A computed fold for an 87-nucleotide RNA from a Rhodospirillaceae bacterium, annotated as transfer RNA. Taxonomically the source falls in Rhodospirillaceae (Bacteria, Pseudomonadati, Alphaproteobacteria, Rhodospirillales). The RNAcentral record of the sequence draws on ENA. Rfam family: tRNA. By type it is a transfer RNA.

[in-house]
């Protein structure tokens, strides 16, 4: 220096055809159960605001195209795999 993958909640991942962003698992909280715990079971779980059940904002960062973009283009960063070079 060239080509390719790839970046989504605290973690691991889905979202394959552009049309509800976070399905599913962990994990953390609260409850049940227990003399207590441990395992089970149940519920909550992105942030922000308030009128408190609704609005707004969120997919690495910056632009673009659309009636909509995590999906498609551009640039930029990070990371992982091939090549190249290299005294």
């Nucleotide at each position: 220096g060239c080509g390719g993958a790839c970046g989504u909640g605290g973690u691991g991942g889905a979202a394959u055809u552009g049309g509800u962003a976070u399905a599913c698992a962990c994990g953390a909280c609260a409850g049940a159960c227990u003399u207590a715990a441990a395992a089970u079971c149940u519920g909550u779980u992105g942030g922000c605001g308030c009128u408190a059940g609704c609005g707004c904002c969120g997919u690495g960062c910056g632009g673009g195209u659309u009636c909509g973009a995590g999906u498609c283009c551009c640039g930029c960063c990070g990371u992982c795999c091939g090549c190249a070079c290299c005294a």